[in-house]
Predicted 3D model of a 72-nucleotide RNA (c-di-GMP-I riboswitch aptamer) from Desulfobacula sp. The sequence was found by an Rfam model in a public genome assembly. Lineage of the source: Bacteria > Pseudomonadati > Desulfobacteria > Desulfobacterales > Desulfobacula. The coordinates come from a structure-prediction model, not an experiment, and the mean pLDDT is 75.
């Protein structure tokens, strides 16, 4: 530099749940349990949800790209 990452800190995220908000739904947004080193992002391909067409899920698995703190 690159992989893989324990101790301690520090900041961070938000599948259950709830919600007077939005949306034709599926979700979305706000709160926020359980938990997470990428629970960051991106919808390529599987899946899975909605669905007349449409879309939505990245906390469902692959893959791709950034990255905190640095002991073996």
């Nucleotide at each position: 530099c690159c992989a893989u990452g324990a101790c301690a800190a520090a900041a961070c995220c938000a599948g259950a749940c709830c919600u007077u908000a939005u949306a034709g739904a599926a979700g979305u947004g706000g709160g926020g349990a359980u938990g997470g080193a990428a629970a960051g992002c991106c919808a390529c391909g599987g899946g899975u949800c909605u669905g007349a067409a449409u879309g939505a899920c990245a906390a469902c698995c692959g893959g791709g790209u950034u990255a905190c703190a640095g002991a073996a």